[in-house]
Molecule: transfer RNA
Organism: Crocinitomicaceae bacterium
């Protein structure tokens, strides 16, 4: 200095490739019902606008540049 790979609720992942109404799922949070209470189960709910900035496009988590953060591999 080169190439890659990877980033989405607190925590683990899907959703890209092939753009499209309200960003899904599983745990976890809160509240409620059942139980004498705890554990458990069931109902409901907040919670991320996709690592950041720009661009395209009517419409970007998704396509394009440019950056930053781990990690790989080469010099």
């Nucleotide at each position: 200095c080169g190439g890659g790979a990877u980033g989405u609720a607190g925590c683990a992942u899907a959703g890209c490739c092939c753009g499209g109404u309200u960003a899904a799922u599983g745990u976890g949070c809160u509240a409620g019902u059942c139980u004498g209470g705890g554990g458990g189960a069931c109902u409901a709910g907040a919670g991320a606008u996709c690592g950041g900035a720009g661009g395209u496009u009517c419409g970007a988590a998704u396509c394009c540049u440019c950056u930053c953060a781990u990690c790989c591999c080469g010099a």